Context: one part of a larger RNA
RNA sequence: GGACGAACGCUGGCGGCGUGCCUAACACAUGCAAGUCGCACGGGACCCGCAAGGGUUCAGUGGCGGACGGGUGCGUAACACGUGAGGAACAUGCCUAUCGGCGGGGGAUAGCCGGCCCAACGGCCGGGUAAUACCGCGUACGCUCACUGGGGGGCAUCCCCUGGUGAGGAAAGCAGCAAUGCACCGAUAGAGUGCCUCGCGGCCUAUCAGCUAGUUGGUGAGGUAAUGGCUCACCAAGGCUACGACGGGUAGCUGGUCUGAGAGGAUGAUCAGCCACAUUGGGACUGAGACACGGCCCAGACUCCUACGGGAGGCAGCAGUGGGGAAUCUUGCGCAAUGGCCGAAAGGCUGACGCAGCGACGCCGCGUGUGGGAUGACGGCCUUCGGGUUGUAAACCACUGUCGGAAGGGACGAAUGGCCCGCAAGGGCAGUGACGGUACCUUCAAAGGAAGCACCGGCUAACUCCGUGCCAGCAGCCGCGGUAAUACGGAGGGUGCGAGCGUUGUCC
Numbered sequence: 001g002g003a004c005g006a007a008c009g010c011u012g013g014c015g016g017c018g019u020g021c022c023u024a025a026c027a028c029a030u031g032c033a034a035g036u037c038g039c040a041c042g043g044g045a046c047c048c049g050c051a052a053g054g055g056u057u058c059a060g061u062g063g064c065g066g067a068c069g070g071g072u073g074c075g076u077a078a079c080a081c082g083u084g085a086g087g088a089a090c091a092u093g094c095c096u097a098u099c100g101g102c103g104g105g106g107g108a109u110a111g112c113c114g115g116c117c118c119a120a121c122g123g124c125c126g127g128g129u130a131a132u133a134c135c136g137c138g139u140a141c142g143c144u145c146a147c148u149g150g151g152g153g154g155c156a157u158c159c160c161c162u163g164g165u166g167a168g169g170a171a172a173g174c175a176g177c178a179a180u181g182c183a184c185c186g187a188u189a190g191a192g193u194g195c196c197u198c199g200c201g202g203c204c205u206a207u208c209a210g211c212u213a214g215u216u217g218g219u220g221a222g223g224u225a226a227u228g229g230c231u232c233a234c235c236a237a238g239g240c241u242a243c244g245a246c247g248g249g250u251a252g253c254u255g256g257u258c259u260g261a262g263a264g265g266a267u268g269a270u271c272a273g274c275c276a277c278a279u280u281g282g283g284a285c286u287g288a289g290a291c292a293c294g295g296c297c298c299a300g301a302c303u304c305c306u307a308c309g310g311g312a313g314g315c316a317g318c319a320g321u322g323g324g325g326a327a328u329c330u331u332g333c334g335c336a337a338u339g340g341c342c343g344a345a346a347g348g349c350u351g352a353c354g355c356a357g358c359g360a361c362g363c364c365g366c367g368u369g370u371g372g373g374a375u376g377a378c379g380g381c382c383u384u385c386g387g388g389u390u391g392u393a394a395a396c397c398a399c400u401g402u403c404g405g406a407a408g409g410g411a412c413g414a415a416u417g418g419c420c421c422g423c424a425a426g427g428g429c430a431g432u433g434a435c436g437g438u439a440c441c442u443u444c445a446a447a448g449g450a451a452g453c454a455c456c457g458g459c460u461a462a463c464u465c466c467g468u469g470c471c472a473g474c475a476g477c478c479g480c481g482g483u484a485a486u487a488c489g490g491a492g493g494g495u496g497c498g499a500g501c502g503u504u505g506u507c508c
Stems, first nucleotide, its partner, number of pairs: 001508004006504005013366006019359002021324001026322003030319003035064003040061002043058006071277003081201007090194003095190007103137001105135002112127006143168011173182003203249003210240003215237008252274004256267004279300005302313004330356001332355003338352001339350004369399004379390004403449001405444005413435001418429004452497005457478003463492005473480002
């Protein structure tokens, strides 16, 4: 000098864009943050209807989603991350493309009705009902498994193409007058995603020198989507290490960020990618995907309810509270946009997100007026008492109208979607905005409402007077102060920066 997620002191007009618990991964009141589908299914209530039936809504069965999105950085020195390879050892819901299929049956069960237990959470018995819920049967080239041919290739275990025989494995309907549409099943390929293996790279410590028994390898088995001591039985005695094993400390990693001419050093807030975690520890279930933040079970700590028998809970989601701290915001508005989930759609949900609020926390922009005005007013300060300086500064005259104030008008962000016409392409119509009566435009009045902070001995731009008298005090370093202090305190004047200016902390 630069930088900061800063804090503190004094001061503070406006706007735009950003940004805001770095500490206790401390404890949490309250509200909201993941639902949706009636075009899968039976039913209850209400409404319309003479009825058939239709509509609205609700708990339940069922489907998809709750593995995304959002938060935090505890743990982790590790294939966690970055980068480059490999998988001839793998999985894949939804999506895209292609091929083929969807036959015929059955038994339950929730809701419901009846009865019973219970403080609550909730539970038991009997009856009866539906499905795209569940289960057999039939069929199935391709798929899986076993046996067995041919061809091609390679990287050792092998891979690809093409045959035969046998065994095994599917399915669901709904809407529509219909055409058809959306679903459903098997298979192949793709896209994207995930999983595994390896080379290389990135902290400190030797006042840590030896470490290791599932340890290292093999055979066989189990397990997994899959390789593998991943697990187990047996066998062998190996494996790592001064190129730092093992131990200890610290730490999420990266793109980046800050600094620097660079090399490098430091750092990892916001944004983006990956990882890990969800009160602490452990476990599996379901599922294409979890060992699952707002799912389940067990144990621990804590909090709450209780009829004392037993139950309920998890903000490191958004707000907010207490606490800790030098220190960090609103219990706001909206799904209008973008995106996500569900749905055929209309639409529903969405503290993701879009906005607004608070904070000079940062960056940027603008303003606090402009021109004229000497007899150089008054006042202040200094004075060699002549004067000098504040100073064109003020007053005064003329003008302008940024910001702020008032009034009128008033957006872009909006096109999807809906309805009508049309075979379609397309056309027409009525609408949809949280921000927001905001931005912006026009007009009005009016210099009116808007300047401070630090410094002035040298480094370092800027000097005098008074007070004080090694006192009170200053100080980044050198050093000032003991009676004329440009160094302390005040004043006048000056210098620097300016809605900021200084101080402190940290990094280069």

Source information
Small-subunit ribosomal RNA, 5' domain from a metagenome, 508 nucleotides, folded computationally. RNAcentral holds the full RNA, with entries from SILVA. It matches the Rfam family "Bacterial small subunit ribosomal RNA".